[in-house]
Context: one part of a larger RNA
RNA sequence: CGUAGGAUAUUUGAGGGGAGCUGCCUUUCAGUACGAGAGGACCUAGGUGGACGGACCUCUGUCGUACCAGUUGUCACUCCAGUGGCACAGCUGGGUAGGUAUGUCCGGAAGGGAUAAGCGCUGAAAGCAUAUAAGCGCGAAGCCCACCCCAAGAUUAGAUAUCCCUCCCUUUCCAAAAGAAAGGGGUAAGGACCCUUCGAGAUUAGAAGGUCGAUAGGCUGGAGGUGUAAGCAGGGUAACCUGUUGAGCUAACCAGUACUAAUUGUCCGAGAGG
Numbered sequence: 001c002g003u004a005g006g007a008u009a010u011u012u013g014a015g016g017g018g019a020g021c022u023g024c025c026u027u028u029c030a031g032u033a034c035g036a037g038a039g040g041a042c043c044u045a046g047g048u049g050g051a052c053g054g055a056c057c058u059c060u061g062u063c064g065u066a067c068c069a070g071u072u073g074u075c076a077c078u079c080c081a082g083u084g085g086c087a088c089a090g091c092u093g094g095g096u097a098g099g100u101a102u103g104u105c106c107g108g109a110a111g112g113g114a115u116a117a118g119c120g121c122u123g124a125a126a127g128c129a130u131a132u133a134a135g136c137g138c139g140a141a142g143c144c145c146a147c148c149c150c151a152a153g154a155u156u157a158g159a160u161a162u163c164c165c166u167c168c169c170u171u172u173c174c175a176a177a178a179g180a181a182a183g184g185g186g187u188a189a190g191g192a193c194c195c196u197u198c199g200a201g202a203u204u205a206g207a208a209g210g211u212c213g214a215u216a217g218g219c220u221g222g223a224g225g226u227g228u229a230a231g232c233a234g235g236g237u238a239a240c241c242u243g244u245u246g247a248g249c250u251a252a253c254c255a256g257u258a259c260u261a262a263u264u265g266u267c268c269g270a271g272a273g274g
Base pairs, nucleotide, nucleotide: 001153005164006163007162008161009160010159011158015150016149017148018147021050022049023048024047025046026045034039052107053106054105055104056103060101061100062099063098067094068093069092070091071090072087073086074085075084076083077082111145112144113143118138119137120136121135165273167185168184169183170182171181172180173179190268191267192266193265194210195209196208197207198206215261216260217259218257219256220255221254222253224250225249226248231244232243233242234241235240
């Protein structure tokens, strides 16, 4: 921009894409069919793997650049104590959210239709025979459906539900009116700008919100993490130990709470629809 008014939701599915794999074990049939014997099935049912794919983070791991603790050297604050800076994040041990696989769950199926090779029924030409000439059936990991995803720019531009609207001015056509076309203006439903943001994200877009508010931050509480803070007291010559104490601290997690910031506003947007 189009989809013959303007919108907001929900959809149909033309069409397109994805997927499509496979091993082993067990019961029954059955030690049956078959086979001289040795051996040894189809079909049906159940189980368990491999590779591949999708989703997810409960578990198992991993990262987690500053969440907790330990610790070395040195410098500083303020001497001790306590802290901070630098040294690859100084090094080391853990680790929330989140990410992730080696982790977890799920998938291929079943079914229908038309068929291929192949196997048939009936059956003439050709008194026989013949699956074929007329006619009718079975038959594959393949084809079309079925399963998952996208999808009305599918210009054949679809459907359903709901919302809004019978406005003003100018010019041209017109003798005028009505009407039409073009241009302009203020609006409706609705949308956007702007702002707070993230399960979304390069930007856009999408999504949640904007005081009639829990959108982000803060604060409070909790979860999870670390592992018993500092100070004080007691003990020990001391290193240190014990008590207060599962303490103190704590990122992204879960709630609550308007304390702070989403203020006030502005703009776009039809005219009952050839």
This is a predicted structure of a 274-nucleotide part of an RNA (large-subunit ribosomal RNA, domain VI) from a Pseudomonadota bacterium. Its mean pLDDT, the model's own confidence on a scale to 100, is 87. NCBI's taxonomy places the organism under Bacteria, Pseudomonadati, Pseudomonadota.